Model confidence (mean pLDDT): 88 of 100.
A computed fold for a 1481-nucleotide RNA from a rock metagenome, annotated as small-subunit ribosomal RNA.
The sequence is in RNAcentral, with records from SILVA.
[in-house]
RNA sequence: AGAGUUUGAUCCUGGCUCAGGACGAACGCUGGCGGCGCACCUAAGACAUGCAAGUCGAACGGGGGCUUUUCCGGAAGGAGAGGUUCCAGUGGCGGACGGGUGAGUAACACGUACGCGACCUACCCCCUCGUGGGGGAUAGCCCCGGGAAACCGGGGGUAAGCCCGCAUACGCCCAGGCCCAUAGGGGGGUGUGGGGAAAUGCUCUGUCGGAAGAGAGAGUAGCGAGGGGAGGGGCGUGCGGCGGAUUAGGUAGUUGGUGUGGUCGAAGCGCACCAAGCCGACGAUCCGUAGCUGGUCUGAGAGGAUGAUCAGCCACACCGGGACUGAGACACGGCCCGGACUCCUACGGGAGGCAGCAGUUAGGGAAUUUUCACAAUGGGCGGAAGCCUGAUGGAGUGACGCCGCGUGCGGGAGGAAGGCCUUCGGGUCGUAAACCGCUUUUAGGGGGGACGAGACGGACGGUACCCCCGGAAUAAGCCCCGGCUAACUACGUGCCAGCAGCCGCGGUAAUACGUAGGGGGCGAGCGUUGUCCGGAAUCACUGGGCGUAAAGGGCGCGUAGGCGGCCGGUCGCAUCCCUCGUGAAAGCCCUCCGCUCAACGGAGGGAGGACGGGGGAGAUGGGCUGAGCUGGAAGGCAGCAGAGGCAGGUGGAAGUCCCGAAGUAGUGGUGAAAUGCGUAGAGAUCGGGAGGAACACCAGGGGCGAAGGCGGCCUGCUGGGCUGUGCUUGACGCUGAGGCGCGAAAGCCGGGGGAGCGAACGGAAUUAGAUACUCCGGUAGUCCCGGCCGUAAACGAUGGGUACUAGGCGUGGGCGGAUUCGACCCCGUCGGCGUCGCAGCAAACGCGAUAAGUACCCCGCCUGGGGAGUACGGCCGCAAGGCUAAAACUCAAAGGAAUUGACGGGGGCCCGCACAAGCAGCGGAGCGUGUGGUUUAAUUCGACGCAACGCGAAGAACCUCACCAAGGAUUGACAUGUUCCUGACGGCUCCUGAAAGGGAGCGUCCCUUCGGGGCAGGAGGACAGGUGUUGCAUGGCUGUCGUCAGCUCGUGUCGUGAGAUGUUGGGUUCAGUCCCGCAACGAGCGCAACCCGCGUGCGUAGUUAUUUGUGUCUACGCAGACUGCCGGGAGCAACCCGGAGGAAGGCGCGGAUGACGUCAAGUCGGCACGGCCCUUACACCUUGGGCUACACACACGCUACAAUGGCCGGGACAGCGGGCUGCAAGAGCGCAAGCUGGAGCCAAUCCCUGCAAACCCGGUCGUAGUUCGGAUCGGGGGCUGCAACUCGCCCCCGUGAAGUCGGAGUUGCUAGUAACCGCGGGUCAGCACACCGCGGUGAAUAUGUUCCCGGGCCUUGUACACACCGCCCGUCACACCAUGGGAGCGUGGGGGACCUGAAGUCGCGCUAAGCACGCGCCGAGGGUCAAUCGCGUGACUGGGGUGAAGUCGUAACAAGGUAGCCGUACCGGAAGGUGCGGCUG
Repeated sequence: AGAGUUUGAUCCUGGCUCAGGACGAACGCUGGCGGCGCACCUAAGACAUGCAAGUCGAACGGGGGCUUUUCCGGAAGGAGAGGUUCCAGUGGCGGACGGGUGAGUAACACGUACGCGACCUACCCCCUCGUGGGGGAUAGCCCCGGGAAACCGGGGGUAAGCCCGCAUACGCCCAGGCCCAUAGGGGGGUGUGGGGAAAUGCUCUGUCGGAAGAGAGAGUAGCGAGGGGAGGGGCGUGCGGCGGAUUAGGUAGUUGGUGUGGUCGAAGCGCACCAAGCCGACGAUCCGUAGCUGGUCUGAGAGGAUGAUCAGCCACACCGGGACUGAGACACGGCCCGGACUCCUACGGGAGGCAGCAGUUAGGGAAUUUUCACAAUGGGCGGAAGCCUGAUGGAGUGACGCCGCGUGCGGGAGGAAGGCCUUCGGGUCGUAAACCGCUUUUAGGGGGGACGAGACGGACGGUACCCCCGGAAUAAGCCCCGGCUAACUACGUGCCAGCAGCCGCGGUAAUACGUAGGGGGCGAGCGUUGUCCGGAAUCACUGGGCGUAAAGGGCGCGUAGGCGGCCGGUCGCAUCCCUCGUGAAAGCCCUCCGCUCAACGGAGGGAGGACGGGGGAGAUGGGCUGAGCUGGAAGGCAGCAGAGGCAGGUGGAAGUCCCGAAGUAGUGGUGAAAUGCGUAGAGAUCGGGAGGAACACCAGGGGCGAAGGCGGCCUGCUGGGCUGUGCUUGACGCUGAGGCGCGAAAGCCGGGGGAGCGAACGGAAUUAGAUACUCCGGUAGUCCCGGCCGUAAACGAUGGGUACUAGGCGUGGGCGGAUUCGACCCCGUCGGCGUCGCAGCAAACGCGAUAAGUACCCCGCCUGGGGAGUACGGCCGCAAGGCUAAAACUCAAAGGAAUUGACGGGGGCCCGCACAAGCAGCGGAGCGUGUGGUUUAAUUCGACGCAACGCGAAGAACCUCACCAAGGAUUGACAUGUUCCUGACGGCUCCUGAAAGGGAGCGUCCCUUCGGGGCAGGAGGACAGGUGUUGCAUGGCUGUCGUCAGCUCGUGUCGUGAGAUGUUGGGUUCAGUCCCGCAACGAGCGCAACCCGCGUGCGUAGUUAUUUGUGUCUACGCAGACUGCCGGGAGCAACCCGGAGGAAGGCGCGGAUGACGUCAAGUCGGCACGGCCCUUACACCUUGGGCUACACACACGCUACAAUGGCCGGGACAGCGGGCUGCAAGAGCGCAAGCUGGAGCCAAUCCCUGCAAACCCGGUCGUAGUUCGGAUCGGGGGCUGCAACUCGCCCCCGUGAAGUCGGAGUUGCUAGUAACCGCGGGUCAGCACACCGCGGUGAAUAUGUUCCCGGGCCUUGUACACACCGCCCGUCACACCAUGGGAGCGUGGGGGACCUGAAGUCGCGCUAAGCACGCGCCGAGGGUCAAUCGCGUGACUGGGGUGAAGUCGUAACAAGGUAGCCGUACCGGAAGGUGCGGCUG
């Protein structure tokens, strides 16, 4: 300090998420020791039990125990005294501290700083003075009584430091007087009058007395009055610190005054009367939440969050109320009353309050012992000893946190075993282990043994610490390893199981799931969850924004407020400086010190905002001030332009309607039509009239207005602006929360008006439908008056003001200058409207003196998308609705600009047998072949739009063969190597069998160093084998776009970047071909050329061919063609057109040749190859079957339907090729297929082939299902082959089917092409209508590029980018979720009115007085009523969100097929449609 995530990529905006730190934590796994801390965050729920506040006998009377002693008594015992101890009671002090908790509280509760002339203070300290003399009651106790108990009542007697008079007393209190100080009030002093105190106990000494006792002095502890102090408290005030405005008004003791009461004390604190105030947008009131602070956590800081432990303050003590006592309380372990709850009860009554320490229970994710001690510190009481102290000091439980320590250290490679991985070589765990040496912290055993205490006294504790002993011994886990983020492999799994903080992993090779090995991180811990801060400049004070990303109010006027020109004077509020005080301690920072270190602790120092007192400064801001200023602002005067506004009047054109004339059959409308109108006379034409609305030309990106908006002409009234002048005022200014006004269209109410247009509606079309687009009609409305509404793409999507910062051009208004006769042009200037552009700004687009630049002032607004501008509430409205405006839930994005593509029912340019023009076909028939489908034991498999379907197949009867049935064999039909055994192997014969196979028999090696080896067979174990799977793991090869003209790179340049430029542009070409231009210059892969064939000529050669030569032919080589020449066009460039010559022209014709890439295109079944799978079988052998099935469908062909023909007879002319298990001549036989036979030929020689066919000549057929056509079937033959049944080809005879030119639609072809004709070849034993080649005959048409298809370049739009076979909207149906309304129902909060009214204070009555009693005010609580706020729930209902997928349509994105969108109104299953006005996004 940043990172991940929106895109194909980019920049920006923006949210989400992560890495850090922290915790009173919890949960999971794990867990050795110690120190120091911390430990119910939830139910302020309920609590069993024990303890937590007592003490004083030196205040008092009395009682008990023990003990000593005296007296009486024989004793028992009784009486008394002393000592000691205990007990209840009276009395005193303390129970108001200490300890707990955080409910309540938004408040002077807290913090901070002040004030009290308005106050209190027990115990403690200091000072002054005093403590004299009397009286009285009562508990305890005794007696009686009531009650279950708690406890109570009556009578009797009693003490005191208990209670009460009296005396005395200080300016202590009261009254009024005087003086001093003070801004002012109860401050200080003083004279007079009046009033008010007290308590004694103990010790010692001495005195009196026999004693009881009395009294004195000293000491001590007290007591009273007054003054002061310290510490503590009370009250008041300024300032500061939460949220909500969907809480805007609140308030009746309310605000003030007077009087009185009350209090320690000021006060409306209470009361009576009087006045009507007081608080509030600087946020009152109300609602919600909350103890506050020092601090704590985080952060660079500013800030944010927080308020455990420790410390200060507050509040509370079961809930509510109340007072009493007291110095102090409205009182945690006190009292009274009400309430809820629990317990006891004899049912009459009683008792209780852990938010003290432990502990129980409940709740909860969650939290300890019913411990020890008062030894220390501190507190209460006491003179003291001492007692009490769950405060406290310790221990115990808990890794809850922080800190420290350990689980060993050194050596040790055959890199052991084993695990894991492996390309099999090895790698890794790994010096890790073993093993050797050493040490002993910790734990264990033994011994010594503290500090904490100055004197007696130590809970902790036989602890810390120290010494000794033994022994590596007692001690390691957790999380992670796809990116962020450090760490990778194997196996398993197969969108399953699962992971996940975000992005996202998993659908058969998963570094993302699970396990293992290995690795990374931390370590007695490690992870997870939750919360806070950070990162987040993501609420921006430091430190953000608003043209298009979220965001400028529709516009103006103006209130509060904020801000404000020049020159003086003054004040010193802000501001700044100095100083003093405060800012508790702890904490934090620095230094030092103490526990072995650290955590922890101690000492000293520092720090700090804000606040208060004093002193000073005077710039800037501010206040006040000036017979101040004129530059801002306003005014005067003189002019100017204008659709600025309102009212009244007035004009013509057009359309419609009515009347008339004239006239006849249509008109109107559309893409085409129809509805409509018209023979009852339309439309067209002319004339007359009625009525309404809008104002052509002028007219302009022109003018005016704040915006909305404003357009014939005239008149009236009226607002604003501009120019000139520098005459007046003298800062009078800018902005503007609220507020007020204006505000298009639509819409609403009332009244008019209504020509045209025209939501809704009716009809006609279109369509799958057509609630639309188009057409014919048409109502509200559009118009006027009055009143509402208050919205919009109310837009420049750009608030207002001021100043500053290059220019150019246009346009409208004014003024000046120069010039002119006058003007225009020209120059200057002010204020408008536009446009281009520098700097600058900006994410880019763009803005650019009319800023989106540079600054200042003020207002409005934004903070991820959806939910939603919605719900609820409030305000406004007649309504429609408007304004204000959430949350739950949900998503990992939603967006802006720009880039490259792709696409468009966008545009431009241009190609192609793409269309058109033509010729021949296909689609119909029969047959062949392929495919789908069906069938089957099997009909093996693959190929599927173009680009699968006469394709893999260039040859399925067996074989092929992968399929099926059956029979068999298992180291295998085949390869390599190994161990053992055997001896050749092979071959032959026989049996069985369909064969394979099985069984039997005959028969038999080589080399040798004698170990063995070669070869072969058998057995075993490695392995073979697989046309099994994955073409979505692959190589290779191929198809396709496409023989299309494209695809890129280097350097440079431009851009933040993706990227652009080059490659675009103007021409030209078949071509990114070439030329010109150009921030590009070059280059590569493609194009072309180089290669092959054909066409002309020449040369050389001549086996064969030909009769010799020539020629032809064959082979090789060369020449020829290059826009070279001429004319024209062009920029005189490329190039195009025409011509000459030439065999050939303007790439001569045809091949071969296929850029970057696309289709996860095709192929694991040609081959190769990773992974997976089978292993007496998914491998292998064999026989037979199947791939040849057949109700159908499609694709490609063949043959035809005939006379341009069929048939018969005769006649003619090729080229390419092939041939030795081959081609085969002549000859013979057969009707023929073919057979016999074999010359010749390894082939320019011989043969296929002394036949080409179409063709030509002659004949016949005569339009007929035929002398067309040949399917099908019968019969007879031939050939190949082991074998033609399933299932070959051919020949002959017979049979003669469909078919008479083919619907929608569709294919090929631009010249030696199509079409027609035959020939050859490969495959092959045989089988060709297919395929690959060859030649023969040999056309038609192309005006052209509108349209269909495909393609190229440029441009444009885009919400597309698995890219239009894209994206995407709404209803409906289903599931789930949260939420609004809802007859209501339930429950809670606060307040109001009224009824009732406990305790208790106060008042009154009663009394001599007190108590009791009675009455009254107030009063907790209870009750009733009406309203209000909140929560829960609710039949039903509304929309919303999400969901793999469903239904209906196609609204939007490309002109999205009717441009879209905004407001409004109506309508419609739905998206939506239409009207009116607006916007361009």